[in-house]
RNA sequence: GACCGGGUAGCUCAGUGGUAGAGCAGCGCACUUUUAAUGCGCGGGCCGCGGGUUCGAUCCCCGCCCCGGUCACCA
Numbered sequence: 001g002a003c004c005g006g007g008u009a010g011c012u013c014a015g016u017g018g019u020a021g022a023g024c025a026g027c028g029c030a031c032u033u034u035u036a037a038u039g040c041g042c043g044g045g046c047c048g049c050g051g052g053u054u055c056g057a058u059c060c061c062c063g064c065c066c067c068g069g070u071c072a073c074c075a
Base pairs, nucleotide, nucleotide: 001071002070003069004068005067006066007065010024011023012022013021018055026042027041028040029039030038032036048064049063050062051061052060
């Protein structure tokens, strides 16, 4: 440099045109088996950034940034 995959909650990941979810973690309450466990509940998001298409974009299109992989190049 080319190509492929990925970027969504603190972490790991779903969702793929109609104002976004789970598990774990966090917080609150209850309980008893008390460095904590269990049950119930609550909060937490510019969906990587910018632009375009659309009545409407996390989702489609273009550019850019970042991560991983393959190949090529250099040495």
Molecule: transfer RNA
Organism: uncultured Acidobacteriota bacterium